RNA sequence: GGGCUGUUAGUAUAUCGGUAAUACACUGCAUUCGCAUUGCAGAAAGGGCGGUUCAAUUCCGCCACAGUCCA
Numbered sequence: 001g002g003g004c005u006g007u008u009a010g011u012a013u014a015u016c017g018g019u020a021a022u023a024c025a026c027u028g029c030a031u032u033c034g035c036a037u038u039g040c041a042g043a044a045a046g047g048g049c050g051g052u053u054c055a056a057u058u059c060c061g062c063c064a065c066a067g068u069c070c071a
Base pairs, nucleotide, nucleotide: 001070002069003068004067005066006065007064010024011023012022013021018054026042027041028040029039030038047063048062049061050060051059
């Protein structure tokens, strides 16, 4: 320098154009003499800038970062 893959909540992973999901963690409530456990409820996220579209996490381009391969 070039090819390919990836970037989503505090963490780890889903979601093949139409309200972004699950687990753990966190907060509140219930349960207990108290703690833990358990149950219920809640807050929290699409790397950046553009393009296509009525509508983009999803499709396209560039950039940034990470991984991998080639030189």
Predicted 3D model of a 71-nucleotide RNA (transfer RNA) from a Patescibacteria group bacterium. Its mean pLDDT, the model's own confidence on a scale to 100, is 85. Its Rfam family is "tRNA". Rfam classes the family as a transfer RNA. The organism belongs to Bacteria candidate phyla, within Bacteria.